Predicted 3D model of a 540-nucleotide part of an RNA (large-subunit ribosomal RNA, domain I) from a Methanobacteriota archaeon. NCBI's taxonomy places the organism under Archaea, Methanobacteriati, Methanobacteriota. Its mean pLDDT, the model's own confidence on a scale to 100, is 82. It matches the Rfam family "Archaeal large subunit ribosomal RNA". Its Rfam clan is "LSU clan".
Context: one part of a larger RNA
RNA sequence: CCUGACUGGGGGAUGGCUCGGCUCGAGAGCUGAUGAAGGUCGUGACAAGCUGCGAUAAGCUACGGGGAGGCGCAUGAAUGCCUUGGAUCCGUAGAUGGCCGAAUAGGACCUCCUGGCUUUACGAAGUCAUUCCCGUAUUAAUUUACUGGAAAGGGAACCGCCUGAAUUGAAGCAUCUUAGUAGGGCGAGGAACAGAAAUCAAACGAGAUUCCGUUAGUAGUGGCGAAUGAACACGGAAUAGAACAAACCGAAUCCGCUUGGGAAACCUUGUGGAGAUGUGGGGUAUGGAUCACCUAUCGUCUAAAUUCACGAAACAGAAGUCGAUCUGGAACGACGUACCAUAGAGGGUGAAAGUCCCGUAUGUGUAGUGAACAUGACCAAGUGGUGAAUCCUGAGUAGCGUGCGUUGGAUAUCGCGCGUGAAUGUGGGAGGCAUAAACUUCCAAUUCUAAAUACAACUCGAGACCGAUAGUUGACCAGUAGUGUGAACGAAAGUUGAAAAGUAUCCUGAGAGGGAUGUGAAAAGAACCUGAAACCAGUU
Repeated sequence: CCUGACUGGGGGAUGGCUCGGCUCGAGAGCUGAUGAAGGUCGUGACAAGCUGCGAUAAGCUACGGGGAGGCGCAUGAAUGCCUUGGAUCCGUAGAUGGCCGAAUAGGACCUCCUGGCUUUACGAAGUCAUUCCCGUAUUAAUUUACUGGAAAGGGAACCGCCUGAAUUGAAGCAUCUUAGUAGGGCGAGGAACAGAAAUCAAACGAGAUUCCGUUAGUAGUGGCGAAUGAACACGGAAUAGAACAAACCGAAUCCGCUUGGGAAACCUUGUGGAGAUGUGGGGUAUGGAUCACCUAUCGUCUAAAUUCACGAAACAGAAGUCGAUCUGGAACGACGUACCAUAGAGGGUGAAAGUCCCGUAUGUGUAGUGAACAUGACCAAGUGGUGAAUCCUGAGUAGCGUGCGUUGGAUAUCGCGCGUGAAUGUGGGAGGCAUAAACUUCCAAUUCUAAAUACAACUCGAGACCGAUAGUUGACCAGUAGUGUGAACGAAAGUUGAAAAGUAUCCUGAGAGGGAUGUGAAAAGAACCUGAAACCAGUU
């Protein structure tokens, strides 16, 4: 010097664990001027951070639950305090709730500064933004003033409307495609949108909308290139239909405040207002009104009492701690012998527990929530049919011309601009070119409508998902530390032990540390479970 083995260091792989994730399912689904979401500053005997709370500040009040300890994370010394006169804790309801923030008296913008008015117990409290609406008064004037009311801002995604690219593909590129996508704006809700045929169909018929499957990569569109692309019918999920305008009646109606009654529905008194530019009745394609004749006797609202269901915090809830047995630090293991089970899901306990603890199956339950029900209240003849053919049935609409966008929609989708412009049930629209006739079918130009559907911020449950370089970026005080002028980017980091029993005492040392002794089953000694390899040193 090389090689092997061994001893130790170094390092943190591997194995075990899991207060975290991920996915799926179910439930529940808005919030804010009664000042939100979010922040900032405070608040504890000692208090930097997190959590909670707000000058009543880890809390105050009431009611309910619960039953012995408690003063959050947080295991501390010292000094204390509360509690069977029921604390801590849990649930429901309420009070308080600084400053900024829609932020709203005016201004500022690293969370502050400065006012007017009213009240005042002199400490302080209240009020004063803008826009719109009803009303009152006023005015030349929806002009001004005032009472009252509403809006604004936030929300993970989902939803509607408006606006709207490019990279890309076409192997180039311009129509086309990407795509009505991304992005931007506005708006709503727990869902949104749509919705009860002027729809389809085809000579048979169906019967609002939405969603899924299929039709079908079909019919079509397309520099007929690249590409794009429905519907009918059929099978399912879920089902629900209503209200006006008008004809005919013509104030028969309604509202604010107010008196009294009632659980409420509602009735009642007074006063003022709305309303003939029409409140109310009637009525809406199964057409209706009107008239004649025949026919039926209902309909609507409330829910005190009662019954039922769900049901906050909760309550009850079976059966071995059997053996002078064995191993062990410890029995939940072994051996022996019992018991319960509508409970042998799961977790904890010094190893692996149906019978030790929490629970589990099952049952109970107040506040509260919901449903049914009249005995309460309202209304006042309201149903159905036949006949007559007098009246009514949504206008700058339907349609047409033209231009643009859009669509699978081709001459035959839907929408918009400009121009033009009907009919009135003996009428009108549609039936994928136009026109005429027939046939079929429906009735536009007014409104509302649950469910099936979407999402996953929130709550709960589950898993042949991951197990700390995995799974969320984040199991841990993480959108933190840190980086960037900024938009923004963005980590690492879990584990002693059953129990701190966290090493009294002695020696050494400046200390750190080491040695002895002690604790412990074991140093596992906090640089703490296991402790691989690289690498380093020593011994042989």